RNAcentral holds the sequence, with entries from ENA.
This is a predicted structure of a 391-nucleotide RNA (Bacterial RNase P class A) from a Nitrospinota bacterium.
Of the family's consensus pairs, 90% are formed in the model.
[in-house]
RNA sequence: GGAGGGGGUUGCGCGGCCGCCGGCGUGUUACACGCGCGGGAGGAAAGUCCGGGCUCCACAGAGCGGGGUGGUGGGUAACGCCCACCGGGGGAGCCCUCCAGGGGGCGAACCCCAGGGAAAGUGCCACAGAGAGCAGACCGCCUACGUCCCCGGUUUCCGGGGGCCGGCAAGGGUGAAACGGUGAGGUAAGAGCUCACCAGCGGCCCGGGUGACCGGGCCGGCUCGGUAAACCCCACCCGGAGCAAGGCCAAAUAGGGAAGCGCCCGAGGGCUGCUCGUCCGAUGCUUCCGGGUAGGCCGCUCGAGGCCGCGGGCAACCGUGGUCCUAGAUGAAUGGCCGCGGCCCCGCCUUCGGCGGGGUACAGAACCCGGCUUACAGACCCCCUUCGGCU
Numbered sequence: 001g002g003a004g005g006g007g008g009u010u011g012c013g014c015g016g017c018c019g020c021c022g023g024c025g026u027g028u029u030a031c032a033c034g035c036g037c038g039g040g041a042g043g044a045a046a047g048u049c050c051g052g053g054c055u056c057c058a059c060a061g062a063g064c065g066g067g068g069u070g071g072u073g074g075g076u077a078a079c080g081c082c083c084a085c086c087g088g089g090g091g092a093g094c095c096c097u098c099c100a101g102g103g104g105g106c107g108a109a110c111c112c113c114a115g116g117g118a119a120a121g122u123g124c125c126a127c128a129g130a131g132a133g134c135a136g137a138c139c140g141c142c143u144a145c146g147u148c149c150c151c152g153g154u155u156u157c158c159g160g161g162g163g164c165c166g167g168c169a170a171g172g173g174u175g176a177a178a179c180g181g182u183g184a185g186g187u188a189a190g191a192g193c194u195c196a197c198c199a200g201c202g203g204c205c206c207g208g209g210u211g212a213c214c215g216g217g218c219c220g221g222c223u224c225g226g227u228a229a230a231c232c233c234c235a236c237c238c239g240g241a242g243c244a245a246g247g248c249c250a251a252a253u254a255g256g257g258a259a260g261c262g263c264c265c266g267a268g269g270g271c272u273g274c275u276c277g278u279c280c281g282a283u284g285c286u287u288c289c290g291g292g293u294a295g296g297c298c299g300c301u302c303g304a305g306g307c308c309g310c311g312g313g314c315a316a317c318c319g320u321g322g323u324c325c326u327a328g329a330u331g332a333a334u335g336g337c338c339g340c341g342g343c344c345c346c347g348c349c350u351u352c353g354g355c356g357g358g359g360u361a362c363a364g365a366a367c368c369c370g371g372c373u374u375a376c377a378g379a380c381c382c383c384c385u386u387c388g389g390c391u
Stems, first nucleotide, its partner, number of pairs: 001387010012341007020040002023037006042362001046373002049371005054242004066238005071085005086115001087113004093106005116233002121231002123227003138172002140168003146164008180198006199223001201220008246298004256289006268280004305324008342360008
C1' cells in the first nucleotide's frame, strides 16, 4: 500500500442583538413587575419492545388455566441484556482422493443461530415428480422361474427375436429433501445380499473439563427424513395498574348534615350614600361542618449517578480513594435574525490562489434508571486477518 473484517469517539465553532422556561440575589407591602448573576436536550431524548426502582390496590396455602424463557458457566437490582466458553451453519483459502468433473476433510480475522425434546403421541411437507413416510417405478436394466407366438436346428430338447405374467432399484429424470458413500464379491439383472474402509445412530467403558462438551476403545443392528416462531411434552420464571401512580391545600355554583331566625305579629332581598316609602318574599334566609370539582403545591430530579486514579478478574463487572452537581416545562421553555470562520460539492478566472452559488444529518426531554431495536450528512482514532513491496 491492496483486499477483507471488528470496535470506539465526535456529531460544526466564535461573536452580537431580540426573545422564552426555571433558580438565586435585590428594589417596592407584594407569589406581580423591573434590574443583576448563573443554568437550560440526545446519542439516540425516538419505537414503547424487554427488565427494575418508586406509588397505590389485591393477597392463608395448594391446584387448574394463561403468558414468557430455553446450550453451559459467570455478571447484574433484574432481564428476552452483557461477557467468556461449547455446539451447529457461513467464510478468503489449504489438503486428500480421483480425474477433468465431482466427492471428502481442515479452515484466518470475523459473521449468524427462539441453540431443550422429532426412537411419547398427533398434524403438515406447496410446485414438480412414478413416489413425500415405515413410499415408489416414468425412462431404464433383466428374462433365471411360469406361459404364448414366430424363425432356425442335430426336435420328449437347444438357440435367437417378440409379447404377457413377472423380477430389480444400478443409471437417468423431479425436488429444499427420494430410505447411507466408495470399492470388491455376488447375480438373469440387481440390492447391506455379503465383506473392507468411511460417515452416521444406539449402548457400555476409560481419560480430560465446574459444566455444556471433547478425545479414545469395545459391542450392536446394518441406516433410522424434515418441521416444535405447528399442536404437544419437559424444566424454570411470572399478582394488577401506572406519575393522568399517589398525597396535601382548596374558590364559585349545585347538592348533603347541624344549629339559629322566620312563614301576614314577616327573617331576608331589590330600588338607595342613609332614612322614609314602595315592590318581591316562605320546599325561605344566615352561620358552621364534611366530601368532591376548577385552581395551586408536593411527588420532581442526588442517582443501581458522571469523571479520574489504584486493586481484583480473560471479560462482562466488582471493590476502593478523590472529585463534580449537570434541564425540570405542564398546551408544555430550550428559539429567531445577523456577521465572521471551519468542512464538503459545483461553476468561472491562465496558475500560486481568488470570486460566486449550494449543502452541513437523524432528530426534540416529560417520574427515574439498565438494555434492545430503529434513524443518522460528515469527521477522526484504534485493533485483527491475509497478500505484495521496501528496509

Description:
The prediction has a mean pLDDT of 76.